[in-house]
RNA sequence: UAGAGUUUGAUCCUGGCUCAGAAUGAACGCUGGCGGCGUGGAUAAGACAUGCAAGUCGAACGAGGAGUAAUUAAGCUUGCUUUUGAGCUCCUAGUGGCGGACGGGUUAGUAACACGUGAGUAACUUGCCUCAGAGUGGGGGAUAGUCCUGGGAAACUGGGUUUAAUACCGCAUACGACCUUUGGGUUAAAGCUGGCCUUUGGCUGGUGCUUUGAGAUAGGCUCGCGUCCUAUCAGCUAGUUGGUGAGGUAAAGGCUCACCAAGGCAACGACGGGUAGUUGGUCUGAGAGGACGACCAGCAACACUGGAACUGAGACACGGUCCAGACACCUACGGGUGGCAGCAGUCGAGAAUCAUUCACAAUGGGGGCAACCCUGAUGGUGCAACGCCGCGUGGAGGAUGAAGGCCCUAGGGUCGUAAACUCCUGUCAUAAUAGAGUAAGGCAUAGUCGUUAAAAGCUUCUAUGUUUGAUAGUAUAUUAAGAGGAAGGGACGGCUAACUUCGUGCCAGCAGCCGCGGUAAUACGAAGGUCCCGAGCGUUAUUCGGAAUCACUGGGCGUAAAGGGAGCGUAGGCGGCGUGGUAAGUCAGAUGUGAAAGCCCAAGGCUCAACCUUGGAACUGCAUUCGAUACUGCCAUGCUAGAGUAGUGGAGAGGUAAAUGGAAUUUUGGGUGUAGCAGUGAAAUGCGUAGAUAUUCAAAGGAAGACCAAUGGCGAAGGCAAUUUACUGGACACUUACUGACGCUGAGGCUCGAAGGCUAGGGGAGCGAAAGGGAUUAGAUACCCCUGUAGUCCUAGCAGUAAACGAUGUGCGCUUGGUGUGGGCAGGUUCGACCCUGUCCGUGCCGGAGCUAACGCGUUAAGCGCACCGCCUGGGGAGUACGGCCGCAAGGCUAAAACUCAAAGAAAUUGACGGGGACCCGCACAAGCGGUGGAGUAUGUGGCUUAAUUCGAUGCAACGCGAAGAACCUUACCUAGGCUUGACAUGUAUUGCUAAUCUACAGAGAUGUAGUGACUCUUCGGAGACCUUACACAGGUGCUGCAUGGCCGUCGUCAGCUCGUGUCGUGAGAUGUUUGGUUAAGUCCAGCAACGAGCGCAACCCCUGUGGCUAGUUACUAACAUUUAGUUGAGGACUCUAGUCAGACUGCCCAGAUCAACUGGGAGGAAGGUGGGGAUGACGUCAGGUCAGUAUGGCCCUUACGCCUAGGGCUGCACACGUACUACAAUGCCCAGUACAAUGAGAACCGAUACCGCGAGGUGGAGGAAAUCUACAAAGCUGGGCCCAGUUCGGAUUGGAGGCUGCAACUCGCCUCCAUGAAGUCGGAAUCGCUAGUAAUGGCACAUCAGCUACGGUGCCGUGAAUACGUUCCCGGGUCUUGUACACACCGCCCGUCACAUCAUGGAAGCCGACAGCACCCGAAGUAUCUGCGUCAACAUUGGCAGGGUCCUAAGGUGUAGUUGGUAACUGGGAUGAAGUCGUAACAAGGUAACCA
Repeated sequence: UAGAGUUUGAUCCUGGCUCAGAAUGAACGCUGGCGGCGUGGAUAAGACAUGCAAGUCGAACGAGGAGUAAUUAAGCUUGCUUUUGAGCUCCUAGUGGCGGACGGGUUAGUAACACGUGAGUAACUUGCCUCAGAGUGGGGGAUAGUCCUGGGAAACUGGGUUUAAUACCGCAUACGACCUUUGGGUUAAAGCUGGCCUUUGGCUGGUGCUUUGAGAUAGGCUCGCGUCCUAUCAGCUAGUUGGUGAGGUAAAGGCUCACCAAGGCAACGACGGGUAGUUGGUCUGAGAGGACGACCAGCAACACUGGAACUGAGACACGGUCCAGACACCUACGGGUGGCAGCAGUCGAGAAUCAUUCACAAUGGGGGCAACCCUGAUGGUGCAACGCCGCGUGGAGGAUGAAGGCCCUAGGGUCGUAAACUCCUGUCAUAAUAGAGUAAGGCAUAGUCGUUAAAAGCUUCUAUGUUUGAUAGUAUAUUAAGAGGAAGGGACGGCUAACUUCGUGCCAGCAGCCGCGGUAAUACGAAGGUCCCGAGCGUUAUUCGGAAUCACUGGGCGUAAAGGGAGCGUAGGCGGCGUGGUAAGUCAGAUGUGAAAGCCCAAGGCUCAACCUUGGAACUGCAUUCGAUACUGCCAUGCUAGAGUAGUGGAGAGGUAAAUGGAAUUUUGGGUGUAGCAGUGAAAUGCGUAGAUAUUCAAAGGAAGACCAAUGGCGAAGGCAAUUUACUGGACACUUACUGACGCUGAGGCUCGAAGGCUAGGGGAGCGAAAGGGAUUAGAUACCCCUGUAGUCCUAGCAGUAAACGAUGUGCGCUUGGUGUGGGCAGGUUCGACCCUGUCCGUGCCGGAGCUAACGCGUUAAGCGCACCGCCUGGGGAGUACGGCCGCAAGGCUAAAACUCAAAGAAAUUGACGGGGACCCGCACAAGCGGUGGAGUAUGUGGCUUAAUUCGAUGCAACGCGAAGAACCUUACCUAGGCUUGACAUGUAUUGCUAAUCUACAGAGAUGUAGUGACUCUUCGGAGACCUUACACAGGUGCUGCAUGGCCGUCGUCAGCUCGUGUCGUGAGAUGUUUGGUUAAGUCCAGCAACGAGCGCAACCCCUGUGGCUAGUUACUAACAUUUAGUUGAGGACUCUAGUCAGACUGCCCAGAUCAACUGGGAGGAAGGUGGGGAUGACGUCAGGUCAGUAUGGCCCUUACGCCUAGGGCUGCACACGUACUACAAUGCCCAGUACAAUGAGAACCGAUACCGCGAGGUGGAGGAAAUCUACAAAGCUGGGCCCAGUUCGGAUUGGAGGCUGCAACUCGCCUCCAUGAAGUCGGAAUCGCUAGUAAUGGCACAUCAGCUACGGUGCCGUGAAUACGUUCCCGGGUCUUGUACACACCGCCCGUCACAUCAUGGAAGCCGACAGCACCCGAAGUAUCUGCGUCAACAUUGGCAGGGUCCUAAGGUGUAGUUGGUAACUGGGAUGAAGUCGUAACAAGGUAACCA
């Protein structure tokens, strides 16, 4: 020392991405009241107009000018004008001095002694300043200025005359300094000013000057240490390294030169490339660190670019000089001038950074004796919310909880005491008045101390007087008035504090990450509300943090990224047990230093704070010194436990070379022999009548080594297998002797290194890339088959990689065990091999502690430690590009970036899935019976058509479904005609010349017009009903079943689905529920870290099968009567009815099984192992179905998407499908006769006997609101016909005639009769139902309903089978297990080419730059050097100057090699993209196991 979001269905881990924090010289958006203190060109070291930023000294000097004026002269108006002018004051162009090397700016360059820190300088300098010593004598010649005269546009400049100095030059002196051969030699100077006096002068003060020493200050140089990235920069270096000598410098030095030597640096990173001023510090951080180097302070470097020197104490000089270059300006075109990275300011570029301000009042600097002058240093003000800090925008009361907004479940809630209103206050701003501090000094006068002869002067202190303020009429104070002038920004899905409504509808948009938006968006936009901060709030950018995500503190490498393929070994790192020494590391003390500021602490000053002042601490460092000596190092000397050597012995596919042998394949030759062989899932290609295959004999040749053979052996790894011989390496055991730490690891380096590949030469039987052919397939450049070349083999080389794996580096030590096995040794035992025990080395399995994310590892560690090496840091791009090295090539080693994604991944969990496994079940298959698919018709659906053919249902689980019944109605659709408070409901108001009814007319009708016409109750007030009108509203089969409720289907009547507690696991989860039996069943039993429980199963319920009891009407009828009939009497026995009870429970027996559950068999029983059937449907799945049954949110329509009406449509027909019916016939059809049901229905109903009709039906109406009445059951049985045919089968279709229902049968009903008599002769692929009273088959009834399309549906009874060996296969399901890259879960996931678009990038003929190297050419200015006929100068010097030459050299030019960047026709791969194309490589045994080279 805080974490969070994000990979998954969930989990744990690894791992990246993202967020919350702090900060900034910031910028942008919206907003903006005041003050204080700070900060403000980060980009173009780009270019600059204008003004200012360095001057000063007259007490160094001459000269000039101005003023004043004693004075001189002239004129006269006698006090004026003009003139002269000593002296005094002021000013200054020039000479001269000092200063322009400070102050101020900037960060380009620089990776360096540049900076920091600590030392050194016996190798140095230092103007002004301080202290001390000595001196300051005497001369000379010039020159600027001025004056004269030229040139030039200007800048500037030539010549001549004259002149001064603290300018310049000799001479003298030399305390000292320097040199020295110790004799000596060399070397200075300047005056100015004040005062006094005894004035050719002297004394004295101040200030200068010269020289010397010391100090202080400021520098120069040297050294130790520290100081960014890059090895895809590995070798660099000729003044290079050293020496001698010389030169040069203030000074050491290759700093420079001559000569000599051949060194110097580098893996502890030289050389090269990139980037960069550096430090104190700043930001962040718990710290260690990381990033940065604005402001302030120290140092450095630079001053348009490059070069150079001069002057000077100091410069190679920001506002100096010379040269070259670029740029700009002036010009009379001849030539000149300039340098804001000083302060302001301008332009430019940029997201972006201020006033062309005031003052020297203060602080400081320069000059001066001073006054004073100068000072864009500095002090102030201005501008900018750029930052930090402070203050305000009001306070208290105030509920009709106002209005208004928003929400609403319509009640209300909220904004909200908020406002209004009442009472107060007066900060800030505004106005007025007063009004600072920052001031110390200076000057004048007087006094005083010192100096002095001195009351001058100078100096110290004091007094008095006078004078100095930019800021600024500011700070501050007082007064006045009035709540009056002063609030916004962002956010509100999670992270992250804060939620609703409307709009929008994968659009518009949002987004830091995850992600929102496809009609109910807390995520977009708006509004209301809320939250956060507040004169600010957000966004963007950047840094640190979080990130232990480069891990020193503080990480890892079996499977997540990561152990080098293996060994030997160099450097390096590390190293056993003693003794002595040393004191380098280490530890302790002291001293010096570690600037100031900053940070921290304390105190103080501004009203507080920010800010400032003072003090302390700290500055973890460096150096020196004195100690300690355990440990490490070093030196010396010992030891034997590490390591090694020697001896003995056995084991072994260890290696190399040579030799030998057998089996098998193939080929060749001979024999026998005949039609096939070979091959496959099945085939074909192929071989074979020219004789194969088969068989036999012989021969040849090559390769490989069966059995033994084994988680056996050996080797460092790769790897090694017939036998024998030779040579040879290593390990192991035992034994004692020897050496004496000789050791471990190992960057580079060297060697070895499977398969495949390459080179050369051999060899070649089998196998076999490529290639050819045959199959398979939609295709099949594959899998399968037939051939077959390289290769595989040998020799000599190269190559150097593998999933080179134990995915586990090497070595050493320590830490419970069990059990195999290989090789030894010892002991026991035995006659002996064996065997047992112990031990060492190897090799396996299991497992403890411990470790691990888990899996797992576990003395052969992945445990606990030590030493050393290698390697990792999200996925992809990519082990790729470029570069380098290696290789004959193939290629190998080393190894990025742009761009892109928010994941990629490990282990384990639960599911799902598998052309994985095991077990089990089901009319799932099989065994059977009957169908469908073919025909005709019915019916539903699709499609087509249509004005409309209303809508819905669509694999199983839509399709004789909603619809238990479309002619009108229904009806939702279409066309046409109408209505608008409406066909219907409620309420309010209103009308009552009007409601209902009836009549007439028009109309297709709805409806319209005209006429008629007044209801109910009453407490008489009125109320209700109805009508008209108006308003709220009605209405909608309009949309959304993906907003919903409810209901239903389905998996599935499958046996499952869960929970509590406990236990296990970090966790998701597991256990229970698994296992062994058993069952229809998670049914039961046994076992078990589980024990129990719930929903399901079963049972309870209903029907049915047997019996008992009770009760008998409408049912029944044995006995008794009566009869045509259980008709009646009667009966209560039987059947039946309907109530209740019994019965069945593996209860009993036998057998099996573990003791059990249970199973098989048996008895009894009406029924036997769930007796049969029904109802009953767990957790859940399918966003399954239904808004059109009803309900319902939201949306939509409102003279219409509502309502009424007529007609039409839902029935439409080339066609396709589903479901049915009827058939195709003789187990049949037809005719006649005849027997036996049950369920159920009936009043606008069922309808008997009877009569009419061939019949449908009609007439009629007994009985029946029902155990009473109403209905012929049919197949069947008996008899007859038909005689295998498109028929006496089949009945479609059509014509005619009728019947019934109904306002109405045209579209579009059913039925009857007569006639007609189609297809069809048992149905392809395929497919459905059924296991017993079932299938099959026969009829009957009912719902709906006027009628009916019913052949449908729901029930009822009759007749009544066959078959099941069995679970291999198909389908579905269950349990366990296994694999998984799936989890919208295999209808999953996912790969590659191609096509299109976009993006970044590699290569590329070339083209264009930049940089630096080398060689050569040219060569300015300038130092040095040589010269110097000219000049100084009439003459003259070793002199000066001009001039000339040489060396070096900036810029420039040419050539060449290189680095780097840009661009480019074309080209390579990569990434991304919505549904593109082709296939299906991977994930399951992924359908040929996958993968590596």